[in-house]
Context: one part of a larger RNA
RNA sequence: CGUUAGUAAAUUGAAGGGGAUGUGAUCUUAGUACGAGAGGACCGGAUCGCGUGUACCGCUGGUGUAUCUGUUGUGCCGCCAGGUGCUGUGCAGAGUAGCUACGUACAGUACAGGAUAAGCGCUGAAAGCAUCUAAGCGCGAAGCCAACCUCAAGAUGAGUUUACUUUAUAAGGGUCGCAGCAGACUACUGCGUUGAUAGGCUAUAGAUGUAAUACUGGCAACAGUAGAGUCGAGUAGUACUAAUUACUC
Repeated sequence: CGUUAGUAAAUUGAAGGGGAUGUGAUCUUAGUACGAGAGGACCGGAUCGCGUGUACCGCUGGUGUAUCUGUUGUGCCGCCAGGUGCUGUGCAGAGUAGCUACGUACAGUACAGGAUAAGCGCUGAAAGCAUCUAAGCGCGAAGCCAACCUCAAGAUGAGUUUACUUUAUAAGGGUCGCAGCAGACUACUGCGUUGAUAGGCUAUAGAUGUAAUACUGGCAACAGUAGAGUCGAGUAGUACUAAUUACUC
């Protein structure tokens, strides 16, 4: 831009595109058929794996330069105490959210099809016989076409349904701002005072592991009062801060 009033949603699936299709072992059928024996099945049924793919983070783990704790050397805050900078995040021990696999869940198309390959056949002449082939007909593969999942109305053949506006200061968008389950930018999604969108504050799931100070005990190191203090990407509440005003199609 088109789809012919506009807007916001939902939906069908022609033609076409994409994905998937894997494989093994054990038990049974059955020590049966077959075979002198040794050995040893087809077909069918059941179970358990491997590999692959998709989704997710409740569990088990990883990471986790948010966070908490311990600690080396050195500088600084006048000193002690308490902190802080640098030391590969200084090093080390843990670790929420998020992201993840080594974790969890699910999946194969079963049943039944169509046309075939190699191959196996029927009928059958050329060639009174024979011959699967020359005319004609059939069976036959993890492969092909469908079947399964998915994209899809620019399918110009532009489909269908619902709601709103009712002829223009409308309905509905955009600019702008606060953000994230989104993200290179854009786009997408949520929110913009008629507000819980983000920050802050309060509380808390949770992490770390018992802060400073004071008192008590101990000569002291240290211990107790104390699951303390700190943090808290998650959850809930709360307009304190920022989403003002406005412009435009």
Source information
Large-subunit ribosomal RNA, domain VI from a metagenome, 249 nucleotides, folded computationally. The prediction has a mean pLDDT of 84.